[in-house]
RNA sequence: GAAGCAGAUCACCUUAUCGCUUUCCGCAAUAGCGGGAGGAGGAAAGUCCGGACACCUUAGUGCGGUAUAGCGGGUAACACCCGUCGUCCUGCGAAAGCAGGAUAGGACAAGUGCAACAGAAAGUAUGUACAGGUUAAGCUGUAGUGAAACCAGGUAAACUCUAUGCGGUGAAACGUCAUGUAAAUCAGCGUCUGAGGGCUGCACGCCCGAGCUGAAGGGUAGGCGGUUAGAGCUUCCGGGUAACCGGGAGUCGAGAUAAAUGAUAAGGGUCUUUCCUUUGGGAAGAAACAGAAUCCGGCUUAUGGCCUGCUUUUUUU
Numbered sequence: 001g002a003a004g005c006a007g008a009u010c011a012c013c014u015u016a017u018c019g020c021u022u023u024c025c026g027c028a029a030u031a032g033c034g035g036g037a038g039g040a041g042g043a044a045a046g047u048c049c050g051g052a053c054a055c056c057u058u059a060g061u062g063c064g065g066u067a068u069a070g071c072g073g074g075u076a077a078c079a080c081c082c083g084u085c086g087u088c089c090u091g092c093g094a095a096a097g098c099a100g101g102a103u104a105g106g107a108c109a110a111g112u113g114c115a116a117c118a119g120a121a122a123g124u125a126u127g128u129a130c131a132g133g134u135u136a137a138g139c140u141g142u143a144g145u146g147a148a149a150c151c152a153g154g155u156a157a158a159c160u161c162u163a164u165g166c167g168g169u170g171a172a173a174c175g176u177c178a179u180g181u182a183a184a185u186c187a188g189c190g191u192c193u194g195a196g197g198g199c200u201g202c203a204c205g206c207c208c209g210a211g212c213u214g215a216a217g218g219g220u221a222g223g224c225g226g227u228u229a230g231a232g233c234u235u236c237c238g239g240g241u242a243a244c245c246g247g248g249a250g251u252c253g254a255g256a257u258a259a260a261u262g263a264u265a266a267g268g269g270u271c272u273u274u275c276c277u278u279u280g281g282g283a284a285g286a287a288a289c290a291g292a293a294u295c296c297g298g299c300u301u302a303u304g305g306c307c308u309g310c311u312u313u314u315u316u317u
Base pairs, nucleotide, nucleotide: 001313002312003311004310005309006308007307009305010304012268013267014266015265016264017263018262020039021038022037023036024035025034026033027032041289045300046299048298049297050296051295052294053170054169055168056167060204061203062202063201065166066165067164068163069162070084071083072082073081074080085105086103087102088101089100090099091098092097106161107160111159112158113155114154128143129142130141131140132139174225175224176223177222185215186214187213188212189211196208197207198206199205232251233250234249235248236247237246238245239244270286271285273284274283275282276281
């Protein structure tokens, strides 16, 4: 100097003009004008987990299914985070150990499976070679093949077993208002003998229930809420190894609904890009992944710059 890995951080700034949009104020009386305050991320992506919220809904029980797996702590909760133990890997060291990293880390005597080739033979299976031994017997020892060869061990992100849990749906949820029509017609079934529907998938059980299904035909598809003040953010103090918790002070955000959040110009910032240069520096160039749609906490994936640490490699001294 280069490459890779891990962690943390940033994701351009200012001004002007024009354009779009939310909200407040004023003027208008019409949807315009003027002014103030705002307007897409670290992942908004994936829809992989967990929840908040809303409805089923104040009926469950069993089976099935599914998730997790050392111990303890954090959190609203989690398959997330922190600590610690074990196992494994790397480096240093004589060793003990230290540093960094990985870990889907209960059970193989409850059962069923799987292991190519080689080998005589891969499981209560088999008997190659040599030696010992027996009435007889792979009965005993060694060798050979192989990852593994005498009541075989290995394997459970193999099926499974054990322990502990788990309702469903999803903002197009859901609630509410208005408009309009044909609350009508025909047919079948049903209202005591209960059609049909709900409680997840099934069974039992429980509940609602006078309408349900089909045909042909008629009308409508608009507004408001949910919808952004939060498990919020910044900072200080205290507790704790840490994750995090408690308290004080301060602060206020995009809210669209076919979907706005932009364009141009100048200057500045960044660059391990190039050229020039007497150190300073100057000129040119470049800038990734990407676009909110109910919201939040994680995980995973994509990606540019700077910093820190580690590993490998190159050059020079």